Predicted 3D model of an 82-nucleotide RNA (c-di-GMP-I riboswitch aptamer) from Lentibacillus cibarius. The model forms 89% of the base pairs in the Rfam consensus. Rfam family: c-di-GMP-I riboswitch aptamer. From the family's description: GEMM was predicted in a large-scale screen for bacterial structured RNA regulatory elements. Gene Ontology term of the family: cyclic-di-GMP binding.
[in-house]
RNA sequence: ACCCGAUAAUGGCAAACUUAUCGAAAGGUAAGGACGCAAAACCAAGGGCCUAAAGCUUUUAGUUCAGGCAGCCUUUUCUUUG
Numbered sequence: 001a002c003c004c005g006a007u008a009a010u011g012g013c014a015a016a017c018u019u020a021u022c023g024a025a026a027g028g029u030a031a032g033g034a035c036g037c038a039a040a041a042c043c044a045a046g047g048g049c050c051u052a053a054a055g056c057u058u059u060u061a062g063u064u065c066a067g068g069c070a071g072c073c074u075u076u077u078c079u080u081u082g
Stems, first nucleotide, its partner, number of pairs: 004082001012037002017032006035071001045074003048069004055063003
């Protein structure tokens, strides 16, 4: 410097759902609640995914300005032991 992370300890985050609220929606915020997570830490730069009110069109629908997702990946990284 790089890779891995049994076992243990101190801890951390918080899915679904419920209530309230914002939004056309995806989804966000707060409280409750724990499915899980060794990066479930930060960040919309890249990829990927979701919505489609308004606009346009070939109008049971398609498409896009626009909006969103970090618990999808790329990045960074703590502790014991090896």